[in-house]
Context: one part of a larger RNA
């Protein structure tokens, strides 16, 4: 000092586990906020560092209801309460809810400081304290009211408004908008109207009742949204990378309507001697089965009938607490322990699951199935009442209405599957600019014919979309270097002026029965007694590999 062998230490891999993750699946339910959100600061328990719950009424307070025996969160201590006069827990309504935060009395370095006004407390008077109130815009209504003589306007102030303001996973509408990348280079093209970024709304949104779509001498369909085929088809393309419809089929859903106008009537204005005529506001009429008006004809306004807002009543389903729930105290045997094993039994609309000292249809809690709400939410139904539509008025004449800086054109863009193209159809810029229903517009330049529709106003539920949240459930998903970053005080420790970054670290034992009492020792820590099925399960706690260490002993030099 190599090399084995053995026992040891060390160190955590493995195995086993699952409190926690991931993905779906199916249902519910969908917005909060000046009546102060969402998010935090600071409190708050006898003892109290931290999560949790709560707010000076403070781990809780009132009431309904649901439970039924022990309870004072996570947490095991020690004191002291509480409970069958029903605590504690669970539901639903309520009260209370400091300061900050849109933050809105004023400032302001968020959780501070300092004010006015009203009332009220208090003090001899001051102090002090308490409750309310005081931001801003925007809409009505009052009221004041300049520059500028009257008037008016701006202004200003006062009521009044559940009115706005902020937040929010991810979906939607809008208004901006890339690049890497692909095209094997790269420039139009692609990446893509994607990321982002700004505004905007909702429980959904958007969209929507034809100036549609279709056939081609000739029918037909009838809003819109989705989803299946139609089809990687027609196109479209430095015809290259690519990009890519639509008629029409077939589902789910269905639901169709209101204004402008024409006319006609009241107010009120303004011309005017007046009739009038023109405005303005109300009210009727009226809306594409076109209406208005005139005429003849019928009716003469009810019954019915419908309704997608409102009310009330009332009943129903389904949640928000829960209740019942079947059958082995079997014997014997191994153990520390039976649920194993062995031998008779039972239930079963329950043999899903889980948990009990080891592997339990029959000990527990469940399960199948059956019941259940005083309060509350949410969907339908059924009445009533109020509104409001319909009660389709015909025919014939009239030729009075039907959405103008519109529509169309010329450029220049955009957006349609379509990159200018023979480029229809949408939209936007400049700039030009019609028809008046015998009208206009559309059918992929364009022109006739024909056919389809009525542009320049608005409203609309479902059938879609996503899931912050709740309920059930599954998984040839993960099993603690894995699954979420977080199974634990996790967006916590730390780290950084910030913006952002961000870990590690999960197991004793069936039960603490967690080692009294002795002995070394200053402790730590160890021997023994003790416990336990085991302590080589001893709290650095299951298992406990290998690197590395260290005793003993063999053999080689």
């Nucleotide at each position: 000092a190599g090399c084995g062998u053995a026992u040891g230490g060390u160190g955590a891999a493995u195995g086993c586990c699952u409190u926690g993750g991931c993905a779906c699946u199916a249902g519910a339910c969908g917005c909060c906020g000046a009546a102060g959100a969402a998010g935090g600061a600071c409190g708050u328990a006898a003892u109290a560092a931290g999560c949790u719950g709560c707010g000076a009424a403070a781990a809780g307070c009132c009431a309904u209801g649901g439970g039924g025996a022990g309870u004072c969160g996570c947490a095991c201590a020690u004191a002291g309460a509480c409970a069958g006069u029903g605590a504690u827990c669970c539901a639903u309504g309520g009260a209370u809810a400091u300061c900050c935060g849109a933050a809105u009395g004023u400032g302001g370095a968020a959780a501070c400081a300092c004010a006015g006004c009203u009332g009220g407390a208090g003090u001899a008077a001051u102090a002090u304290c308490c409750a309310g109130u005081u931001a801003c815009a925007u809409a009505u209504a009052c009221a004041u009211g300049a520059a500028u003589a009257a008037a008016a306007u701006a202004g200003u102030g006062u009521a009044u408004a559940a009115u706005g303001g902020g937040g929010g996973a991810a979906c939607c509408c809008g208004g901006g908008g890339a690049a890497c990348c692909g095209a094997a280079c790269c420039a139009a093209c692609u990446u893509a109207g994607u990321a982002c970024c700004c505004g905007g709304a909702g429980g959904a949104a958007a969209a929507g009742a034809a100036a549609g779509u279709a056939a081609a001498c000739a029918a037909a369909c009838g809003a819109u949204u989705a989803c299946c085929c139609u089809a990687g088809u027609a196109g479209u393309g430095g015809c290259g990378a690519g990009c890519g419809a639509a008629c029409g089929g077939g589902u789910a859903a269905g639901a169709g309507c209101c204004c402008a106008a024409a006319c006609u009537a009241a107010u009120g204005g303004u011309a005017g001697u007046a009739a009038u005529a023109c405005c303005a506001u109300u009210a009727g009429g009226g809306u594409u089965a076109g209406g208005a008006c005139u005429u003849a004809c019928a009716a003469u306004a009810a019954a019915g009938u419908g309704c997608a807002a409102u009310a009330u009543a009332u009943g129903a389903a389904u949640g928000u607490a829960g209740a019942c729930g079947a059958a082995g105290a079997u014997a014997u045997u191994u153990g520390g322990a039976a649920a194993g094993a062995u031998a008779c039994a039972c239930a079963a609309g329950a043999u899903a699951g889980g948990g009990u000292g080891a592997c339990a249809g029959u000990c527990c809690c469940g399960u199948a199935g059956u019941c259940g709400a005083a309060a509350u939410a949410u969907u339908g139904g059924u009445a009533u009442a109020a509104g409001c539509a319909u009660g389709a008025g015909u025919a014939a004449g009239c030729a009075c209405c039907a959405g103008a800086g519109u529509a169309g054109u010329a450029c220049c863009g955009a957006g349609c599957a379509c990159g200018a193209g023979g480029a229809a159809u949408u939209c936007g810029g400049u700039a030009u600019g019609a028809a008046g229903g015998a009208g206009g517009g559309a059918g992929g330049a364009c022109c006739a014919u024909c056919u389809c529709c009525u542009a320049a106003g608005g409203c609309u539920a479902a059938a879609u979309a996503c899931g912050a949240u709740c309920u059930a459930g599954u998984g040839a998903c993960c099993g603690a270097u894995a699954g979420c970053g977080a199974a634990c005080a996790a967006g916590u420790a730390c780290a950084g002026u910030g913006a952002u970054g961000g870990a590690a670290a999960g197991g004793u034992g069936a039960a603490a029965a967690g080692a009294a009492c002795c002995c070394c020792g200053g402790g730590a820590g160890g021997g023994g007694a003790g416990u336990g099925a085991a302590a080589g399960a001893g709290a650095a706690u299951c298992u406990g590999a290998a690197a590395c260490c260290a005793u003993a002993u063999g053999u080689u030099u």
The part of an RNA shown here (large-subunit ribosomal RNA, domain I) has 557 nucleotides and comes from an uncultured Clostridia bacterium. Its Rfam family is "Bacterial large subunit ribosomal RNA".